[in-house]
Context: one part of a larger RNA
RNA sequence: UGACGGGGGCCCGCACAAGCGGUGGAGCAUGUGGUUUAAUUCGAUGCAACGCGAGGAACCUUACCAAGGCUUGACAUGUGCCUGCCGCAUUAUGAAAGUAGUGUUUCUCCUUCGGGAGACAGGUAUACAGGUGGUGCAUGGCUGUCGUCAGCUCGUGUCGUGAGAUGUUGGGUUAAGUCCCGCAACGAGCGCAACCCUUGCUUCUAGUUGCCAUCGGGUCAUGCCGGGCUCUCUAGAGGGACUGCCGGCGAGAAGUCGGAGGAAGGUGGGGACGACGUCAAGUCAUCAUGCCCCUUACGUCUUGGGCUACACACGUGCUACAAUGGGCUGUACAAUGGGUUGCGAAGUCGCGAGGCGGAGCUAAUCUCAAAAAGCAGCCCUCAGUUCGGAUUGCAGGCUGCAACUCGCCUGCAUGAAGUUGGAAUCGCUAGUAAUCGCGUAUCAGCAUGACGCGGUGAAUACGUUCCCGGGCCUUGUACA
Numbered sequence: 001u002g003a004c005g006g007g008g009g010c011c012c013g014c015a016c017a018a019g020c021g022g023u024g025g026a027g028c029a030u031g032u033g034g035u036u037u038a039a040u041u042c043g044a045u046g047c048a049a050c051g052c053g054a055g056g057a058a059c060c061u062u063a064c065c066a067a068g069g070c071u072u073g074a075c076a077u078g079u080g081c082c083u084g085c086c087g088c089a090u091u092a093u094g095a096a097a098g099u100a101g102u103g104u105u106u107c108u109c110c111u112u113c114g115g116g117a118g119a120c121a122g123g124u125a126u127a128c129a130g131g132u133g134g135u136g137c138a139u140g141g142c143u144g145u146c147g148u149c150a151g152c153u154c155g156u157g158u159c160g161u162g163a164g165a166u167g168u169u170g171g172g173u174u175a176a177g178u179c180c181c182g183c184a185a186c187g188a189g190c191g192c193a194a195c196c197c198u199u200g201c202u203u204c205u206a207g208u209u210g211c212c213a214u215c216g217g218g219u220c221a222u223g224c225c226g227g228g229c230u231c232u233c234u235a236g237a238g239g240g241a242c243u244g245c246c247g248g249c250g251a252g253a254a255g256u257c258g259g260a261g262g263a264a265g266g267u268g269g270g271g272a273c274g275a276c277g278u279c280a281a282g283u284c285a286u287c288a289u290g291c292c293c294c295u296u297a298c299g300u301c302u303u304g305g306g307c308u309a310c311a312c313a314c315g316u317g318c319u320a321c322a323a324u325g326g327g328c329u330g331u332a333c334a335a336u337g338g339g340u341u342g343c344g345a346a347g348u349c350g351c352g353a354g355g356c357g358g359a360g361c362u363a364a365u366c367u368c369a370a371a372a373a374g375c376a377g378c379c380c381u382c383a384g385u386u387c388g389g390a391u392u393g394c395a396g397g398c399u400g401c402a403a404c405u406c407g408c409c410u411g412c413a414u415g416a417a418g419u420u421g422g423a424a425u426c427g428c429u430a431g432u433a434a435u436c437g438c439g440u441a442u443c444a445g446c447a448u449g450a451c452g453c454g455g456u457g458a459a460u461a462c463g464u465u466c467c468c469g470g471g472c473c474u475u476g477u478a479c480a
Stems, first nucleotide, its partner, number of pairs: 001480002003477003007474007015464002019428005026319008034310002042053002064305007073128001077127008087104007107118004130294002133292003139288002141283003144279001146277001151190006157166003170181003196271004201239007210229003215226003242265001245259005321421001325380007337368003342361002347356003387418001392413007434456007
């Protein structure tokens, strides 16, 4: 100087407390461990691995296993020699890959018509290719974490023999090393904040594909038409919030408390943004890369299988156990987005998944598209039930070369566990939790996951004694 303390002081955080809803019990989905297996490819392992890499394993993917093949190779750049255009069709064998043949055809330029040169392809030889083989403890890059915590440092000066200290401590204050005052310090940098995006109010500009107040026309009805740009909206440029104003407190300070005005008030809400460093943290399987290793195989092609196994254990979720509910009928209101190998309307067939159909749309025009919870009426009356839907049987649909291993969906039948979950444990402070549906990426098909969107919309916070993590000062130490 640090680190640590079941030392002290001050302070903060859904850290506790106050509340609301969960997990832990059940069934299923999914990941992991374990076990099994020819293989169940590999990685991730306290917080910070476990719906993680994977934003989508039937084949492919695929790295694993079995079997069948290839050996300058599936892919790249050369060199020497030989042959031929490339290619197309086809036979045998085969699961395919491949292997062994057959037929047909003959590129461009120069030419002394002998041939030569070039491109491409094949063969051969040789350099080499190739490796998701090893090492993340050889590395780059990228990332997690403490932590959006308020810290981490430097120059000059001063103090100290020196390691170092001071500044950065102190008194206040703040979300903040934020600001003020004081001070042997005076300044500065990386962080904080602001600048950026979005959302909340408003003005101007613009008016189609958007909108419809006024005027006219038309209809059973609808901005449907003429017309208009008022409003909504769209998307550009501006305004607006700064403790600016008033009062109290405070040290004529920083600031804080209350008030006014205002759409918004003290960082308005949300996002992006992550200091010096820590964990030899993670990744050699995104990629790149040193070294080591393989080279008729640890490379590469193909078929089939596996990654989907199943006495079990754990994590993360979904659906429930019902009446604030379940069922049936009617009826209302969104937003974000996607669409030409696409979205696919009307109509029509089917109980339905879906089929036929093909208008319109490269989209503020057409379409996916029905929002759902909600509201109104009726039934159920506390039951393992009209709760719950697992499991199983049969019949179908869709995608795709192909749904047996191993996809999703529909109809009929079947109707398991489950009556609110031990110890323990998690999330959340407001348009949040809870609850309801919708969209997108990946994607032929496959979503209870991920990422977004809107609808309905709470309770509680006395407080900081305690648990956990963190910041500053101080103290002890046989630790570095």